The RNA shown here (transfer RNA) has 72 nucleotides and comes from a Candidatus Pacearchaeota archaeon. It was read from a public genome assembly.
RNA sequence: GGGGCAGUAGCUCAGGGGGAGAGCACUACGCUGAAGACGUAGGAGUCGUGAGUUCGAAUCUCACCUGCCCCA
Numbered sequence: 001g002g003g004g005c006a007g008u009a010g011c012u013c014a015g016g017g018g019g020a021g022a023g024c025a026c027u028a029c030g031c032u033g034a035a036g037a038c039g040u041a042g043g044a045g046u047c048g049u050g051a052g053u054u055c056g057a058a059u060c061u062c063a064c065c066u067g068c069c070c071c072a
Base pairs, nucleotide, nucleotide: 001071002070003069004068005067006066007065010024011023012022013021018055026042027041028040029039030038048064049063050062051061052060
């Protein structure tokens, strides 16, 4: 220098044009002498950044950033 993959909640990840979600974690309450486990409820996201396409973009296109891998 060229190419590929990935970036979504604190963590691990799903979702691939029209509701942003799951598990774990966290908070409150219940339970307990207390804690854990369990049950109920709840909070948490500019979907890596910018632009474009579209009535509408996490999703499609382009550029850039970061990480990993391959080639040179």